[in-house]
RNA sequence: UCCGGGGUAGUCUAACGGUAGGACAGCGGAAUUUGGAUCCGUUAAUCUUGGUUCGAAUCCAAGCCCCGGAA
Numbered sequence: 001u002c003c004g005g006g007g008u009a010g011u012c013u014a015a016c017g018g019u020a021g022g023a024c025a026g027c028g029g030a031a032u033u034u035g036g037a038u039c040c041g042u043u044a045a046u047c048u049u050g051g052u053u054c055g056a057a058u059c060c061a062a063g064c065c066c067c068g069g070a071a
Stems, first nucleotide, its partner, number of pairs: 001070007010024004018054001026042005047063005
């Protein structure tokens, strides 16, 4: 430099173009002599900038970062 894949809560992982969901973690509570485990509730996320569209995490373009390959 070129090619391919990827970027979603603190972490991991979903989401035919139509309310961003789940698990763990965190916080509050129940229960317990206390703690752990358990149960209930709850907070928190789409890499950036444009474009297409009534509507974009999803499609398109450029950029940034990570991984792999080629030279």
Transfer RNA from candidate division WWE3 bacterium CSP1-7, 71 nucleotides, folded computationally. The coordinates come from a structure-prediction model, not an experiment, and the mean pLDDT is 80. RNAcentral holds the sequence, with entries from ENA. It matches the Rfam family "tRNA". Its family is annotated with triplet codon-amino acid adaptor activity in the Gene Ontology.